[in-house]
The RNA shown here (transfer RNA) has 74 nucleotides and comes from a bacterium.
């Protein structure tokens, strides 16, 4: 160069063309002499751009970053 993969809150990691969950984290509260811990509330997210669709995180197509694998083969 060529093929194939992977990207979703701080962190793993589900999902799907019609309202994005999940555990840990954070930060608040109950409760305790105090913390722990546990309960409860609450925060935060679809890599970037472009196109299909009435609607895209979900299809497409091109970039970016990483992972595999091939090894000069058109």
């Nucleotide at each position: 160069g060529c093929g194939g993969g992977a990207u979703u809150c701080g962190u793993a990691u589900a999902g799907u063309g019609g309202u994005a969950g999940u555990a840990c984290g954070g930060a608040g509260g109950u409760c305790u002499c105090c913390a722990a811990a546990a309960c409860c509330u609450u925060u935060g997210g679809c890599g970037g751009g472009g196109g299909u669709u009435c609607g895209a995180u979900u299809c497409c197509c091109u970039c970016a970053u990483c992972c595999c694998g091939u090894g000069c083969c058109a």